[in-house]
RNA sequence: UAUUGUGUUUUCUAGGGUUCCGCAGAUAUUUCGAUCUGGUCAGGUCCAAGAGAAAACCCGCGGUCCACAGACCGUGUACACGGAGGGAUAAAAGCCCGGGAGGA
Numbered sequence: 001u002a003u004u005g006u007g008u009u010u011u012c013u014a015g016g017g018u019u020c021c022g023c024a025g026a027u028a029u030u031u032c033g034a035u036c037u038g039g040u041c042a043g044g045u046c047c048a049a050g051a052g053a054a055a056a057c058c059c060g061c062g063g064u065c066c067a068c069a070g071a072c073c074g075u076g077u078a079c080a081c082g083g084a085g086g087g088a089u090a091a092a093a094g095c096c097c098g099g100g101a102g103g104a
Stems, first nucleotide, its partner, number of pairs: 005058001007057006015047002020044002022041001023038005059076007079099001081102001085097003
């Protein structure tokens, strides 16, 4: 210096906070209900991994059939230490900048 699909989406998980709900407390109040505070609150909603999981799809390569277009099958292994700072959202994060800077 160059190199592999270091592909996209969805559903989840580790993790994350506190908009909404729930929960707890306080306040006034006749109850219902209302307002405020609390994530130091093991919940639901919510956010969520390049270095976590699964699936689907796309793409590349090879093969078979077919020769207009396409269909089907196989295959795409392995590795991955990592700030500070900034950004979004209600907010935070293993989110995004970012397989970045840097290191090996």

Overview:
Model confidence (mean pLDDT): 78 of 100. The RNA shown here (Guanidine-I riboswitch aptamer) has 104 nucleotides. Of the family's consensus pairs, 100% are formed in the model.